[in-house]
Bacterial RNase P class A from a Bacillota bacterium, 351 nucleotides, folded computationally. It matches the Rfam family "Bacterial RNase P class A". By type it is a ribozyme. Its mean pLDDT, the model's own confidence on a scale to 100, is 77. Lineage of the source: Bacteria > Bacillati > Bacillota.
This record gives sequence, structure tokens and C1' cells, in this order.
RNA sequence: GGAGUCAGCAUGACGAUCGCGCGUGCCUGGUCGCAAGACGGUACGUGAGGAAAGUCCGAGCUGCACAGAGCAGGGUGCUGGAUAACGUCCAGUGAGGGUAACCUUAAGGAAAGUGCCACAGAAAACAAACCGCCGUUUUUAGCAAACGGUAAGGAUGAAACAGUGCGGUAAGAGCGCACUAGGGACCAGGCGACUGGCUCUCUUGGUAAACCCCACCCGCAGCAAGACCUAAUAGGGGAAGGAUGAAGUUGCUCGCUGACUUCCCGGGUUGGUCGCUGGAGGCGUCAGGCAACUGACGUCCUAGAUAGAUGAUCGUCCUCGACAGAACUCGGCUUAUCGCUGACUCUGCCU
Repeated sequence: GGAGUCAGCAUGACGAUCGCGCGUGCCUGGUCGCAAGACGGUACGUGAGGAAAGUCCGAGCUGCACAGAGCAGGGUGCUGGAUAACGUCCAGUGAGGGUAACCUUAAGGAAAGUGCCACAGAAAACAAACCGCCGUUUUUAGCAAACGGUAAGGAUGAAACAGUGCGGUAAGAGCGCACUAGGGACCAGGCGACUGGCUCUCUUGGUAAACCCCACCCGCAGCAAGACCUAAUAGGGGAAGGAUGAAGUUGCUCGCUGACUUCCCGGGUUGGUCGCUGGAGGCGUCAGGCAACUGACGUCCUAGAUAGAUGAUCGUCCUCGACAGAACUCGGCUUAUCGCUGACUCUGCCU
């Protein structure tokens, strides 16, 4: 130089002028409105992301609420930790991929049961003999036929009752032996998943991101949740059900509470404020831990719109700029993506 793997940073920068939203102070008591309330000027401060996207998980918060029991239903699935929690993250173990750096993992149970394994093949779960090999009868030897043995060889297939070699046999077969694979016992290491050693045995398809079994976990709904203020109207009319029990936030049953519920016609309002941003918060230092992360100290306040705020003009710089706009908030995951930096692996050439 080339190819690759992992991680981090930022998301063009700076200046000037005008224009938007919010907060605080001051001015004004003005304008609009029936009211609740909204609006103006000026100074200072501040104003979209690492993914704001997807809406896939978890929670904070709000309401129901004795969220009680059981069933149904749903989620997770190797071990040990972290966390408010999670299906997330960290560190390991097993298996698989890659020369490697590294990456992936839906990784409990097939000996509780059920189901499935097309086609091909003799045969796909305890299922076998299509070709073949050997023996006997018949035969001159043979061929053919019948009977018996066989599963080593061949064929089919993703997979055919562990594999290779030697011996043995009528021909073969773990039939015997050696080695290997799988399984069990024992010993050692490890918190553990598991690993190693030695020995016994010759051997017991696959599939559970099929039903199922086992272990652990799970109230429901959602900011259009919910709360308050103001003015106005018709606290109207009818029907059905209800203490022999209305209704009670996934479904069913039991339990508990105990009086309203549903449908049709019609009338008024369809406004304002809160929730709405001080947090499981950011940054820095120290300590603990392999790490995820935790603790202590210090410091800072960095969007809150609601027909929906950050735009326009000019100038300079260079790494010439991609993907792309908050709507209650936070922790993750997934997807899209220009540029810069660092470490590591393999390889070509030169010294």
C1' cells in the first nucleotide's frame, strides 16, 4: 500500500442585520372577550435528534380500585451479575461461521403423551429385504425353482438400529479386539453453566420459531389519561331492566361492595387554564468493580408549541456537510445515514 473487524466523536463552523416561540425583570392598567382568560413594548437568557423515525418492549405518571382467589390467556427460557424494570445491557460457557481479528445464537425437556418426516426407497420407529452373498433339495456342471441364513457390499434418500481397521465365519454381524464418538459411574477444577482425567458399556432417528410438559414472571386502560374555572341551557320527554341484585377497566367463575344501567327523541356548550417539564436529570473529580454499573463531593438549569415556534439576507473559513423536525417523560431495541479519529487481524512490496 490493499482487504477486513471493533469502538468513539460530531452532525458544517464563525460574524452582522432583520424576523419568530418561551422564561424572568421593568413599563402599561392599554386592547379583545359574556366570563374564565388572552394579547403589547423593552432588557437579559434560552429554543429539535443520534436517531426526534418505527410504535417493538419496559417503566414513571393519571384513572378505576378490596385488584382478592382460581381458570383461561400472555411473556421469558444456558450460567452468574447490572438495572426502577425489560424480551435490554455486561461478563462467561456450549454450539455454529470465519485463515484471523471477530460475529451469530429461538441455548430447558424427545425415556409423560400426541402429531409430522413429501417424493424416492424393501423399509422412516422399534420399521426391514429390492439387487446381492452363503447353505440345502433338484441337476452332469450349470440355469431356473423351493426352503433356510444374512444385513458386511450396492441402490434410494436430508436421515436407514454409532464409525474405521484387524481377526473370525458357510456367508456375514460388536461376534471378538484396538482406537474414536455417544451415554453412565468416580476423581479434580469452577459460585455456576461447564471443563479435564480415568474407567465401564457396545449403544437408546430427527423435529418442541409443532401441540405439549417443566421453571419463573404478568391487574386493566391510557396525556385524546385526568383535574379545575367560566357562561349558557330543558336537573326535558319516552321505553326496557334492576335487592329473586344495577354497575364495578381483557374474558369466565367464586368472593366483596351495594343502586343505578342501557336505548330512542330533543335542548345548551363545543371556550379557557392546569397536566407541560427540576428529572430513576446533565457535566466534572475521586473511590469500588474485568465490565455493565454503583457511591461520595462539587457544579449547572439547556424547547414546551396548540391551524402548531428557530426563517431570510450578506460576508468569511474548510474535513464541502448524509439520514433527517419535539407534542407527557424516561431506559432500551430495530431501521436510515455524509465525514473524522483510534485500536486490532490478514496480506503484497521495500529496508